[in-house]
Context: one part of a larger RNA
């Protein structure tokens, strides 16, 4: 993992509400007793709820009137309809009482309850099931280990050689020196023993819940060790690590309180039908929770209007924008003031003058969420109209049950805020996901199309039509040469650059010959003036004239120390038809770098299977249409006990959740059946039902088992690291 069995909203009291039934201004017994085989039999009125409320209390004390009007009924009418009465309902007044000086105002008042049973919910209890860490109490532990005590045991072979001793020498002496002896020591190297440093080795479902190898530390001592004994849980013991106290220690273990408690986590068992959310407001020692409200559902009441859309009427508003009229800020300038402050000048000083800063004012520039002389879109209110919904029952009102109170979105809009930005944070309105399947986008929560009751057939949407892959290698016209591209968005590449190429506009030149190329000329005054060592077209400054000409600069670029030399502008010849500048725009190119070889979904594609613009045809969904059927709601007719046959519907996706109807299991009562001519159970098939499931056949099996109906419940498993067993 799989299989089988077990496995979670139960029970009692009380409370609320709904349904059904009994009785009803009343309803009802409790304990107890009687009878009895037994009973849902009989007695029992104590007590409880209700019939009156208001007030803290003293205390006082209503139960009436009127209007509107649904259903229904009556009358009239052929009908449509009209009129009247009008339970329930709505409203007004009155009344009771509290308060108040009063005005007023709170509560109550025009009679329905109560008992029983059942459904749902709440509450008290362990309270749907499982799950803490912990807290407290009482016991049991020192065969592990910590420390201590008593009594025993153990420690190889070497090394070093303290004190002391003996001998000798020296010395006046104290004493010193030499040799030998001696054998001290928390001494040294090591064995046994003890320990456990390194490899951070082996092992790491191990040999082992701490081992193995190697390398180490210690090894006469604060040494090692046997046996016996002591200290016990807020306690011990501790050469101190909060270490150890039996694989358990920042408070042992066992049992009990105990089903502790947990706003947290996981799980929570059959089917179908109808409706269908919220992640918002507010309060909260509140932010993983809860209370109330909004949002959902069910039932009742009610009896005619409701309104999310559009237009118009009359109002409300101070945002976007804009502006500087107020408030505040603001670069520049003019004028004035200048007590104090900074700098400067004159003076012996007092003081004076200039200036900066500062203040006021004028011109004028730029601004504002907490500025406004202005001011939209838009939103709101009101009334009317249209539209839509509504007597097949709207609005409103009441009651029961919840869930939910972590939301999300490169989705759209915003003339929102914060941020450099973000699949960013935070808002408003709407849509979608959440709780929505299907088709498309390769893949895909929320992008496009589109709301799935069940079959069948057809038509389309988005998107597509070379092959994978359904449908055009479709028609027409262009562009692209980069495999650019083959991406609606999500999932992009930018500034900038391009004599790549297409389209278009505009301005010059051109058969009186343009543009390019080749050839010739390209002069004189003059080496212009100045500067300078020099400056001659060409370091620099100023000026930039005149002449001859077809044309030729007080010189465009090389060059020289300066000249020279070459070249250009400009003119002519040869040639013979277009050529030059600028702007806009389409496609394309560069800009363009990431880690295994790689991605337009892939193959592949070039007058495309790319891009742009048109046309026709086809494919393509649970959409739409047709058809058959089911269910729901409403309704007609017929039956009159839960139905049948029709009609209508823009009905039938659905998480949390509410409501309704069923299936099955075990047992009780009543009725009624089957079984050795084969019950239950098991196995395999057939048929029926939307489904839970039912039924039939065959085999096996060998003794019990059903149906209808009522009631009761330890009543349904795939999950809980669920429990037990098997495999």
């Nucleotide at each position: 993992g799989c299989c089988a069995g077990g496995g979670a909203g139960c029970u009692a009291a009380c409370u609320g509400u709904c349904a059904u039934g009994g009785c009803a201004a009343g309803c009802u017994u409790a304990a107890a007793c009687c009878u009895u085989c037994a009973a849902u039999g009989g007695u029992g009125g104590a007590g409880g709820c209700g019939a009156a409320g208001g007030g803290a209390a003293a205390c006082c004390g209503a139960g009436u009137u009127c209007u509107c009007g649904c259903a229904a009924c009556u009358u009239c009418g052929c009908a449509a309809g009209a009129a009247g009465u009008g339970a329930g309902g709505a409203g007004a007044a009155g009344c009771g009482u509290g308060u108040g000086a009063a005005a007023g105002u709170g509560c109550g008042u025009u009679g329905a309850g109560u008992c029983a049973u059942g459904g749902c919910a709440g509450c008290u209890a362990g309270g749907c099931u499982a799950g803490a860490a912990g807290c407290c109490a009482g016991a049991c532990g020192a065969u592990c280990u910590a420390u201590u005590c008593c009594u025993g045991a153990g420690c190889u072979a070497g090394a070093c050689g303290a004190a002391g001793g003996c001998g000798g020498g020296c010395g006046a002496a104290a004493g010193c020196c030499c040799g030998c002896u001696g054998g001290a020591g928390g001494u040294c190297u090591u064995a046994a023993g003890a320990c456990g440093u390194u490899c951070u080795g082996a092992c790491g479902u191990g040999c082992a819940a701490a081992u193995c190898g190697u390398u180490g530390u210690u090894g006469u001592g604060a040494c090692u060790u046997g046996g016996g004994a002591a200290u016990a849980g807020g306690g011990g013991u501790c050469a101190a690590a909060a270490a150890c106290c039996a694989a358990u220690c920042u408070a042992g273990u066992c049992u009990g309180g105990c089903g502790c408690u947990c706003g947290c986590u996981a799980g929570u068992u059959c089917c179908a039908a109808c409706c269908g959310a919220a992640g918002c407001g507010u309060c909260u020692c509140g932010c993983a929770g809860g209370g109330c409200g909004u949002g959902c559902u069910u039932u009742g009441u009610g009896g005619a209007g409701a309104u999310a859309g559009u237009g118009u009427u009359u109002c409300c508003g101070g945002u976007a924008g804009a502006g500087c009229a107020c408030u505040g800020a603001u670069a520049g300038g003019g004028g004035g003031g200048c007590g104090c402050g900074g700098g400067g000048a004159a003076g012996a000083a007092a003081u004076u003058c200039c200036u900066c800063a500062c203040c006021c004012u004028c011109c004028a520039u730029u601004c504002a969420a907490a500025c406004u002389c202005c001011g939209a879109a838009c939103g709101g209110a009101u009334a009317c109209a249209c539209a839509u919904c509504g007597u097949a029952g709207a609005a409103g009102c009441a009651a029961g049950g919840a869930c939910a109170c972590g939301g999300g979105u490169u989705c759209g809009u915003g003339u929102g805020g914060c941020g450099u930005a973000a699949g960013g944070c935070u808002c408003a309105c709407g849509a979608c996901c959440g709780a929505a399947a299907g088709g498309g986008g390769u893949u895909u929560a929320a992008c496009c199309c589109a709301a799935a009751c069940u079959g069948a057939a057809g038509u389309u949407a988005a998107g597509g039509u070379c092959c994978c892959c359904a449908a055009a290698u479709u028609u027409u016209u262009g562009c692209u040469a980069a495999g650019u591209g083959u991406c609606a968005a999500g999932c992009c590449a930018a500034a900038g650059a391009g004599c790549g190429u297409g389209u278009u506009c505009u301005c010059g030149c051109c058969a009186a010959g343009a543009c390019a190329g080749c050839a010739g000329g390209g002069a004189g005054g003059u080496a212009u003036g100045c500067u300078c060592a020099g400056a001659a077209g060409c370091a620099g400054c100023a000026a930039u004239c005149c002449u001859u000409u077809a044309a030729a600069a007080a010189g465009u670029g090389u060059g020289u120390a300066a000249c020279a030399a070459c070249u250009u502008a400009c003119c002519u010849g040869c040639c013979g038809a277009g050529g030059g500048g600028g702007g806009a725009u389409g496609c394309c190119u560069c800009a363009a770098a990431a880690a295994u070889g790689g991605a337009c979904g892939g193959g592949g594609c070039u007058a495309a299977a790319g891009c742009a613009a048109a046309g026709u045809a086809c494919c393509g969904a649970u959409a739409c249409u047709u058809u058959a059927g089911a269910u729901a709601a409403u309704u007609a007719u017929c039956a009159g006990u839960a139905g049948a046959u029709g009609a209508u519907u823009c009905a039938u996706g659905g998480u949390a959740g509410g409501u309704u109807g069923g299936c099955g299991u075990a047992g009780u009562g009543a009725u009624u059946g089957g079984g050795u001519c084969g019950a239950a159970g098991c196995a395999g098939g057939g048929c029926g039902g939307u489904g839970a499931c039912g039924u039939c056949c065959u085999g096996u099996g060998g003794a019990c088992c059903g149906a209808u109906u009522u009631c009761u419940a330890u009543u349904g498993c795939a999950g809980a690291u669920c429990c037990u067993g098997g495999u």
Overview
A computed fold for a 727-nucleotide part of an RNA from a Thermoproteota archaeon, annotated as large-subunit ribosomal RNA, domain II.